[in-house]
Context: one part of a larger RNA
Molecule: small-subunit ribosomal RNA, 5' domain
Organism: uncultured bacterium
RNA sequence: GACGAACGCUGGCGGCAUGCCUAACACAUGCAAGUCGAACGGAGGCUACAGGAAAGUUUACUGGAAUGUAGCUUGAGUGGCGGACGGGUGAGUAACACGUGGGUAAUCUGCCUCACAGACCGGGAUAACAGGGGGAAACCGCUGCUAAUACCGGAUAAGCUCCCGGAAGGGCGACCUUUUGAGAGAAAAGGAGAAAUCCGCUGAGAGAUGAGCCCGCGGCUGAUUAGCUGGUUGGUGGGGUAAGAGCUUACCAAGGCGACGAUCAGUAGCCGGCCUGAGAGGGUGAACGGCCACACUGGAACUGAGACACGGUCCAGACUCCUACGGGAGGCAGCAGUGGGGAAUUUUCCGCAAUGGGCGAAAGCCUGACGGAGCAAUGCCGCGUGAGUGAAGAAGGCCUUCGGGUUGUAAAGCUCUGUCUUCAGGGACGAAAAAGGACGGUACCUGAGGAGGAAGCCACGGCUAACUACGUGCCAGCAGCCGCGGUAAUACGUAGGUGGCGAGCGUUGUCC
Numbered sequence: 001g002a003c004g005a006a007c008g009c010u011g012g013c014g015g016c017a018u019g020c021c022u023a024a025c026a027c028a029u030g031c032a033a034g035u036c037g038a039a040c041g042g043a044g045g046c047u048a049c050a051g052g053a054a055a056g057u058u059u060a061c062u063g064g065a066a067u068g069u070a071g072c073u074u075g076a077g078u079g080g081c082g083g084a085c086g087g088g089u090g091a092g093u094a095a096c097a098c099g100u101g102g103g104u105a106a107u108c109u110g111c112c113u114c115a116c117a118g119a120c121c122g123g124g125a126u127a128a129c130a131g132g133g134g135g136a137a138a139c140c141g142c143u144g145c146u147a148a149u150a151c152c153g154g155a156u157a158a159g160c161u162c163c164c165g166g167a168a169g170g171g172c173g174a175c176c177u178u179u180u181g182a183g184a185g186a187a188a189a190g191g192a193g194a195a196a197u198c199c200g201c202u203g204a205g206a207g208a209u210g211a212g213c214c215c216g217c218g219g220c221u222g223a224u225u226a227g228c229u230g231g232u233u234g235g236u237g238g239g240g241u242a243a244g245a246g247c248u249u250a251c252c253a254a255g256g257c258g259a260c261g262a263u264c265a266g267u268a269g270c271c272g273g274c275c276u277g278a279g280a281g282g283g284u285g286a287a288c289g290g291c292c293a294c295a296c297u298g299g300a301a302c303u304g305a306g307a308c309a310c311g312g313u314c315c316a317g318a319c320u321c322c323u324a325c326g327g328g329a330g331g332c333a334g335c336a337g338u339g340g341g342g343a344a345u346u347u348u349c350c351g352c353a354a355u356g357g358g359c360g361a362a363a364g365c366c367u368g369a370c371g372g373a374g375c376a377a378u379g380c381c382g383c384g385u386g387a388g389u390g391a392a393g394a395a396g397g398c399c400u401u402c403g404g405g406u407u408g409u410a411a412a413g414c415u416c417u418g419u420c421u422u423c424a425g426g427g428a429c430g431a432a433a434a435a436g437g438a439c440g441g442u443a444c445c446u447g448a449g450g451a452g453g454a455a456g457c458c459a460c461g462g463c464u465a466a467c468u469a470c471g472u473g474c475c476a477g478c479a480g481c482c483g484c485g486g487u488a489a490u491a492c493g494u495a496g497g498u499g500g501c502g503a504g505c506g507u508u509g510u511c512c
Stems, first nucleotide, its partner, number of pairs: 001511003005508005012383006018376002020341001025339003029336003034081003039078002044073007055062003088294003098218007107211002112207003116203003120154004129144003133140002160185003164181007190199003220266003227257003232254008269291004273284004296317005319330004347373001349372003355369001356367004386416004396407004420453001421449006430439001456501005461482003467496005477484002
C1' cells in the first nucleotide's frame, strides 16, 4: 500500500460499487420455461341469427327450453418450436482442462441469409372423448369413436448418397478437385385471406453462426515417489462414429514412456485480469468477461440439429416425506427465505416500463435473466456538522515559583448564511409511429423556517508528531521492538493539555 474482510468504540447525508471466502451441509413455503386456436379433433362458456317446447291465458298472444348455423374464447389432449439458451456453483480435474498459435485433404450445424428445383396419388391408426373396471393414492389396464402440418405405402427427382468406369489437373503419398458415362437408392403439408398475397413444407447448393476432433508451445509441489505400461506400442481384417484414431474387437509382431523427472503422492478449476513493486519479480483468480466441469451420490441411455440433459427418463444407493402397509413422492451449487456450521456475508420486496431471450402472422403470453427498490460505513468518492466579528483575555477546569500561566477568539454576545435537514408547491429524461414508467411524486426546481438536527477514535519514553499533575508502588498493569513499574513513573490508571486522522478511528488476519 491492498482486502469479498472480521472485531472494539463511534456514527449525519448522497452517488457508485460490493455482500456465505466456512458445510458441493440439510432444506418448510412461494416463484424461477413456456408458447402457438393462423397445425388438429372434441367438450365447455359467451354472443348473434334461426328455431320454436313446457307453462299461462284474452285462442293468437305472452313466454322462451331443446336443437341448428356463425363468431369469440378456451382448462385438458394430439401436434410444432423452445425446455442443450439464460441463471448457479468450484466439488472433481495437473488434463489438449485452460492460454496461445496452427490443422481438419478427418467432420456436423435447428433457427437465419442468398440463389435453385419441387409439393402428385393413396392408406391405416391413436389420444382427447364415451362406457365399464382396478387402486388409499400416484396412477394403470379393457371396449368403442375421431382429426391433423402426427404416422405409413406408392409415384416423380439431380446439382444428393452408394457402386462400377473414362479424361484432365493437384499432392511425396493415402487421396483430393473438375468434367463425363451406366446402374441403384432416398422427399413433401398444409394454414390464413373475398382475392391479391402472406406464413409454412420437401430436396439439394453456398454463406453465416455454433460445435466436435487433432497438433506445437506455455504455466504448481515432493526423488524421504525411480522405474511405469497388457489395449499397453505398432500392423492387418471386421465393427463403430457426423468425423481421424486401440475408439472397439480377432489375429500378428514386441513394443511404448522415463533424471529434459515417467509413474506415484499432495495441492489446485484455467485465463483476461486484480494487488504490490522503480522495474524484474512475487502473490492472487471475489465482483465483470471468455473457456471448462458439475447439478443429492454412482451408473446408463432415450429424444433431438444440438444433451448423456440443474427445475427430463431409467436403475442402484443414502436421506426426507405420504400411506388404507399393498405401494408411492422428492432433490434451492436458480431468486428470496429457514436450520446448521462460522469471526463473518442482505428482502420469503416491486416491475416486465427499458435491454435481452422463448413461442406466435400479429395482438400478446412467459421471463427471480434483467431493470429497480430494501438492508449493511463493507469499500471508493463527494458534502456537511456553520461563517464573520468578538479581550473585562468572563466563569469553570488544570498547572503554579501564588506573581501568574493555560484552555482561548475558544465560549457568551452581536451581525449573517442556508449546503445538508424540516415543511409546502411544481415535477421529469429514461418511450425511436400510437399506447405503455416498476423505479417515483424519486431526481431536480421554487418558496418558507431556523444555528437550529449532525464528532468521534487513537496516540503523546525512543523508533514517531505530541507533557504535566495526581493515584499506584516489580503490585495493578503496559508492550510492535528496545523495554517501563521495587515512593517524586512524560512508558501503568485517571484528569487537564497536546499531536494525528476524521464519519470514521484503532486492533487482528492475509499478500506484496